[in-house]
RNA sequence: AGAGUUUGAUCAUGGCUCAGAGCGAACGCUAGCGGCGUGUCUUAGGCAUGCAAGUCGUGCGAGAAACCGGUCUUUUGACCGGGAGUAAAGCGGCGAACGGGUGAGUAAUGCGUAGGUAACCUACCUCAAAGACGGGGAUAACUCUGAGAAAUCGGAGCUAAAACCCGAUGUGGUCAAGCUCUCAAUAAGAGGGCUUGAUUAAAGUGUGACCUCUGGCUUUUUGCCAUGUUACAGCUUUGAGAUGGGCCUACGUCCUAUCAGCUUGUUGGUAAGGUAAUGGCUUACCAAGGCUAUGACGGGUAGCUGGCCUGAGAGGGUGGUCAGCCACAGUGGGACUGAGACACGGCCCACACUCCUACGGGAGGCAGCAGCCAAGAAUAUUGGGCAAUGGGCGAAAGCCUGACCCAGCGACGCCGCGUGGGGGAUGAAGGCCUUCGGGUUGUAAACCCCUGUCAGGAGUGACGAAGAAGCAAUAACGAAUAGUUAUUGCUUUUGACGGUAACUCCAGAGGAAGCUCCGGCUAAUUACGUGCCAGCAGCCGCGGUAAUACGUAUGGAGCAAGCGUUGCUCGGAUUCGCUGGGCGUAAAGGGCGUGUAGGCGGUAUUACAAGUCAAAAGUGAAAUCCUACGGCUCAACCGUAGAAUCGCUUUUGAUACUGUAAUACUUGAGUUCAGGUGGGGGAAGCGGAAUUCCCGGUGUAGGGGUGAAAUCCGUAGAUAUCGGGAAGAACACCAGUGGCGAAGGCGGCUUCCUACCCUGAAACUGACGCUGAGGCGCGAAAGCGUGGGGAGCAAACGGGAUUAGAUACCCCGGUAGUCCACGCCGUAAACGAUGAGCACUAGGUGCUGGAAGUAUUUAAACUUUCAGUGCCGUAGGUAACCUGUUAAGUGCUCCGCCUGGGGACUACGGCCGCAAGGUUGAAACUCAAAGGAAUUGACGGGGGCCCGCACAAGCGGUGGAGCAUGUGGCUUAAUUCGAUGGUACGCGAGGAACCUUACCAGGGCUUGACAUGUAUCUGACAGCUCCCGAAAGGGAGUCUCCCGUUGAGGGCAGAUACACAGGUGCUGCAUGGCUGUCGUCAGCUCGUGCCGUGAGGUGUUGGGUUAAGUCCCGCAACGAGCGCAACCCCUAUCCCUAGUUGCUAUUGGCAAUGCCAAGCACUCUGGGGAAACUGCCGGCGAUGAGCCGGAGGAAGGUGGGGACGACGUCAAGUCAUCAUGGCCCUUAUGCCCUGGGCUGCACACGUGCUACAAUGGCCACUACAAAGGGUUGCGAGCCCGCGAGGGUAAGCUAAUCCCUAAAAAGUGGUCCCAGUUCGGAUUGCAGGCUGCAACUCGCCUGCAUGAAGCCGGAAUCGCUAGUAAUCGCGCAUCAGCUACGGCGCGGUGAAUACGUUCCCGGGCCCUGUACACACCGCCCGUCACGCCAUGGGAGCCGA
Repeated sequence: AGAGUUUGAUCAUGGCUCAGAGCGAACGCUAGCGGCGUGUCUUAGGCAUGCAAGUCGUGCGAGAAACCGGUCUUUUGACCGGGAGUAAAGCGGCGAACGGGUGAGUAAUGCGUAGGUAACCUACCUCAAAGACGGGGAUAACUCUGAGAAAUCGGAGCUAAAACCCGAUGUGGUCAAGCUCUCAAUAAGAGGGCUUGAUUAAAGUGUGACCUCUGGCUUUUUGCCAUGUUACAGCUUUGAGAUGGGCCUACGUCCUAUCAGCUUGUUGGUAAGGUAAUGGCUUACCAAGGCUAUGACGGGUAGCUGGCCUGAGAGGGUGGUCAGCCACAGUGGGACUGAGACACGGCCCACACUCCUACGGGAGGCAGCAGCCAAGAAUAUUGGGCAAUGGGCGAAAGCCUGACCCAGCGACGCCGCGUGGGGGAUGAAGGCCUUCGGGUUGUAAACCCCUGUCAGGAGUGACGAAGAAGCAAUAACGAAUAGUUAUUGCUUUUGACGGUAACUCCAGAGGAAGCUCCGGCUAAUUACGUGCCAGCAGCCGCGGUAAUACGUAUGGAGCAAGCGUUGCUCGGAUUCGCUGGGCGUAAAGGGCGUGUAGGCGGUAUUACAAGUCAAAAGUGAAAUCCUACGGCUCAACCGUAGAAUCGCUUUUGAUACUGUAAUACUUGAGUUCAGGUGGGGGAAGCGGAAUUCCCGGUGUAGGGGUGAAAUCCGUAGAUAUCGGGAAGAACACCAGUGGCGAAGGCGGCUUCCUACCCUGAAACUGACGCUGAGGCGCGAAAGCGUGGGGAGCAAACGGGAUUAGAUACCCCGGUAGUCCACGCCGUAAACGAUGAGCACUAGGUGCUGGAAGUAUUUAAACUUUCAGUGCCGUAGGUAACCUGUUAAGUGCUCCGCCUGGGGACUACGGCCGCAAGGUUGAAACUCAAAGGAAUUGACGGGGGCCCGCACAAGCGGUGGAGCAUGUGGCUUAAUUCGAUGGUACGCGAGGAACCUUACCAGGGCUUGACAUGUAUCUGACAGCUCCCGAAAGGGAGUCUCCCGUUGAGGGCAGAUACACAGGUGCUGCAUGGCUGUCGUCAGCUCGUGCCGUGAGGUGUUGGGUUAAGUCCCGCAACGAGCGCAACCCCUAUCCCUAGUUGCUAUUGGCAAUGCCAAGCACUCUGGGGAAACUGCCGGCGAUGAGCCGGAGGAAGGUGGGGACGACGUCAAGUCAUCAUGGCCCUUAUGCCCUGGGCUGCACACGUGCUACAAUGGCCACUACAAAGGGUUGCGAGCCCGCGAGGGUAAGCUAAUCCCUAAAAAGUGGUCCCAGUUCGGAUUGCAGGCUGCAACUCGCCUGCAUGAAGCCGGAAUCGCUAGUAAUCGCGCAUCAGCUACGGCGCGGUGAAUACGUUCCCGGGCCCUGUACACACCGCCCGUCACGCCAUGGGAGCCGA
C1' cells in the first nucleotide's frame, strides 16, 4: 500500500466482498508447565443456608450458668469459695450516611470543563480565647403479674448515669437601636469597630498516679485518704483552619419534523411562609407574560467522565475490569433520628411475591461475599486469614471488618518456557506418485555421541515485619524520684499465603503437538473415489466420467499450546468527502419568478478591541498512553521521575484582516432627460379566404373512399356548378436556427390601458447590492364545477374492412372536449435533461436592435462600439461523447439536490383538492449487480454499391408407374456398426452365397490364431496314412535334424509355469492424421510509425477500375506476409527432332489387305521449342489504371478444362482405415469352427434405370470413334448349339495379337395411334456358366406369360457451349455377380440471358442496437401447477 467481482474486450461511475487490528466473548478440534490479569454482557428475575457493623465496663445500674474445690446432710439437696464482676441482656456514647454492590431510571434535578456563593452547612481533627457554679424529677434493666400459637404487648413496683430538666454566670455569639471606619462611590449594597438593651452554655464527669499546696483521718509518721494536686480522656461557648458537602451560572453532551407549536405556578413582581442557604421552593394578591425553526413540546434510545479499541491523521465506535461523579436498594410514597440520610443489611404506609400460623395475626427483602433455581451460546469456591494495607469503636490491650490480602476453578486474555542438541546415506523399510528410468517423504528415522530447562523424587529454605509489649536512659508537662507522651537501646513476640518462591542433589531423551488451509484474491499439489449426486462456498464460483475447488490419502504452506468458526467494532471506504466527493448523458438543478429570516458583500479615514494574534498565570485528579531509569532470571506485570494532556478561565499587550460605531467617496445599484425595437400582457371593435349548414337556379347518375374494397350519400335529384343567407373557429402568403417574455408561452387589422428591454448624454441619490430556507404569485395540455357556445376536428362509442384473432393501424359516422366567462387543479422529456449573480481567460464568421465616425449629393459601403441570437474553433476541461466569452474553462457568494438496483413517482401518517389526484415520503424482503460513454463484431421486414444458373429467359428432369439401390420404421435369435438440414440417404462399400463379418445360435480352446522374453523338461518338427466328429478339434501309426571337446551348445518344435498377448469393447465432447462445408468467396493479418487514458483505430477507408485487397490516383502512413493471379498438367496452332509395332504422297511387286520392297512427305506417336503480352490502331477515361471497337492471328483480353482451398467457422465427420491418452474384459467383451443373419416387409422418403411411344418400335443392309484392359490373362479362326455357351486352338508379356461388333446416324421395308408389333414387370418350364457349395441368396440363355404405365398434384432439381440433351464404348473392384451404381472415353449436338424489382447465398461502406451462446439473440405480461406470507370472506370458536 491494495485486491476480486458488471463487459467479447475498454474507460469511468457504483455497490458488494476480502486481506489488518481488537474483544468481559461463545462454539468445534486439541492440550505440557508457570507468571500476571480477568470472569452473569441475558431476568434491576426469584432466593434455602452461613457470614458481610460493630465497639466502649476509663459513662451507668445490675449481673448468671456449666464446671472445680470445700463444709453440712440418710437422700433429694443446702451453703461457702473459685469460675467472675466473666457471659448474655439493658440505659448511655460514637459508628452504622463510610466501606461493598448494581446501572433499572435519568437527554438533564445528571455528567464534563471553567467559574460564583458578599446566598450556605460541616460530627470526629488542628489552632486560639473563655468557662465548667447550684439544684431537680424520672426511666430501662431488674422483681411481681397479665394477654398471645408466635411476633410481641400491657399493668404494678425499685434504681443509676457523661441519659433528661431547671436556675446562676456571659469571655463570647445572636437580635435591636445609636455612633464610626473600610470597600464602592451617582447610588444601592457588603464588611469591621465602639456603646446600650434583650437573649443564649456546660458533664468538673471518668480513669490512673501522687501527697507539693488545701482539707480530713491517724498509731503524729519517711503514714493513709480526697471534695486536694497532677496527667490523660471527655464537657460548654466563640473565632479561625482543614476536610467534606449544598446551591447557582456559562459552554459542551444521541436519533427523530411522518413530533410545529408548547406553557397557568406557567413568566415576572409584592408580601408572607419555609430552608443551613438563594429561588414559584410554597401560599395570597397583581401583571400577562415565558419558550420555539440556532428545533420548543412530544416520541425513541442511553448512566456520564478519565479512558479503551481502531485510524497516517481528522474522525468513527465504545464506557466491562481500575479511578472520579451520579442514581438506585422487591415496586411506589413518606417522614423520623442525626453534623450528615429522606438511609442496601433503620422506621411507617400501600402494592406484588414468598414464608410461619392455633386463622385471631405475624415475618421477609443477596443490584454485599460465597452459594441455589430460572433464563441463556455463556461467566468461578456455600475456601483461608485479619499476617499486611485501610476502616469503626476504645485511653489502651484489643474486638469487628466476605473492604482487603491470599488460595481454588476456567487456555478467557497477555507474557515466558519446554516437548531436545550434534553427528548420521545402504539416501533403509514403509507410504505416495511415476514417463517404470525414477522421484518424494528425507538427515527425517534407525544408529553413535551429548545436554538436563520444565514436569517427577529428596533436601535446604526466604522477602513481604512495619510494629506491639516489657525494662532502661534522655527530654517535655508536672510539686514530683507518680504518671503520661516523644526519642533511643535491650529483651520477648506477630505470616493466611506456605514448607510456597528460590537454591542444591538424584535419575533419565526418558512424560509433553496440534489446528487450519493448499482454484483466484492468498503462502502452499498430486493420486484415488464420486459423477449437477453427495457436497463446498467470504466474493467470483466449483461438481453433468480424466474435479489442483466435493470426500480420503500422500506431499506441502501457515500459525503454534493453541488453531479455526461465529458474532460485534474501527480500518481499507476519498462509499456522507472539515482534512477529502459530486449533480449535460452514470444517482443528483427546484417548472418559473418575487421576496422574509439567514449567509455573503465596493473605495477611503478614524475610534473600539468581539473574532484573530502574542506573552504570562491558574486549572486540566490519580491511573492509562509516551520517554528515561529501576524491581521480579527475561517478558507480561510493577515502581520512580519526566513529558504530555493540543481544552477552559483570568490578566496584560498588538490592530493588518473580519466585525461594531462614525464620517466621507463613486466605479456596484438606482433615478432623471433624449431617442429606439418588438407575435410582451389586458380590453373593445373590425376584416377577408376556407369549411359546414339552409334557401333558390342549372343539371343527371352517380358520388365518396381505399393497397383493393365496403359501410356511407344519391332518382324524395346527390356529387358538380351559380346566386343569396346563417354560424362558429382559426388567421394562408409575409415567416426567417428572425422578434418579445422569468418560465409556461405569444402570430389577421385598428383603437384604448399597461409592463419590460436597448442605446446615448452625464444632471441626481450615495452601497441603497447578490443570493434566498419557509411564505406569496405565475404556471402547457388533459381534467373538474356553474353558465353560455358548438362550424370544423374528435377520446369514448357504432358500423365497414384487414387479420388466425384485430377491443389497433385504414375507411364511414360520432358524443364529451376543443371556443367564451368565472372558479378549481398545479402537473409534463415544464429540456439547453446544464440554478442565480459577479469577474477573468485566443479568435473567425452570419443574423437582429441601436449608437458614433470616415468619405460621399443621398442611399449603399467601410471602421469602431453596446445589447442580443446562431455556427465553427484555440488553450483548458471532460470517463468519453462533447463543451469551449451564451463554458461543461479559471475563481468567489448563496440556494436546491444525490449517495447501489428492485421493492417505490409505493404503504402509513400529515397538508392541499369538489373529485381525479398532488406534495412530503419509509420499511420488511430480495439481487451482485443495475447504469454511463465509447470499441470490435453479429444482426436489422435499415440505407448505398457489387457478385453468383440466385432470380428472370430457355432446355431437360424429379414428384405419378414398374423395377434397382440406399435410408427410416417395423419385425427378428441376429436382421453388426457408422453417416442424419444445407454439408446423411447408388454414403464408408471400387462389388455380403462360404470367406469377407464386426451380428445371432450351437460346438470347442485358455500363454492363447499373432509378438518378445525367462526357467525347467522333452526331441524332433513338418509331411503322410487310419479312426471319431458337422467342422474345429481329439486319438493312433509311420517317419525322424545340424555341429560336436559327449559336459553341453545352436536353430526348430512341443509341454509346464510366468511376464504378457488379444479386443471392429466405450469415449471423435481427451486426441493426432485425414475429410466435408461456408468457398475458388476475396478476404485474413503483421512490423515500424502515428492517433486514442484504453478496448482499439490507421494502413485495409476515399475517387476510379477489375473475375480478384486486380491495378491506378489520393491520403499519417510506409512496408511486408498468408490468400488472388502466375509458375504445374491436359487440350487447341505451328516448327524442330525421331520413324517401329504407326503412316502411305511418289515408285515397284502382289494373294489386292500398307500385304511386301521402299520412304518418313502427310496423319499419328513423344521429346524439345515457338506462339497471346491489351503487344499494335482508333475512341472513352485524368495524359493513369483500365474499358469499348478494330486489325492481324489457330487462338484475344483469365483461350477451354484440371490440380491448387488464406485466417478461421460448424466441440461438423471419422477411436470401425491407421495411430493414440484414459476407462473396461482376461477359461472371455479374446480365439477357432459349422449353420444362420447383414437380402427379413402393413409402410414412408432419397437417388436412379426402363417406359408410357410414330423425332417411335421391329426387320434387313451399310458407315464413322476415343480411351482403356490382357499370361492363374485376353483369346482370333474353325467345329457344335436357336442361344447362353461348349470343344479345339493360332497369336499376344502388346502403337504388332486379342477384348472389338461401336451405337445413335444413314438407306430400304413394315407397323398406323391401339394398353398396340408401345411397355416390359411378374410367373412357369427347359438350359448354360462360375464356384467345395447357387435352398435361404448369383448371373446369363431359350420358349411361354405380358402387370402398372397413355407424360405425372402441391412442390422441386440440373444446365450458359462442344455446355444441356441424346448415343454407345472402356475400366476398377472381381472365382462369379445384384453395375440400372461409380470413374473415364468419344459420337451427334441445341435453346436462352430484357435485366437485377423480388427469392437464396455472399463481399465492401455507412447507420441503429437493451444482441456477444451474437435474431434459432434478448425479453414483457397473463395463465396452469406446487410452496410461503398476507388481505377479504358465508360463517364458526373463545374472551
Small-subunit ribosomal RNA from an uncultured bacterium, 1439 nucleotides, folded computationally.
Model confidence (mean pLDDT): 85 of 100.
RNAcentral holds the sequence, with entries from ENA.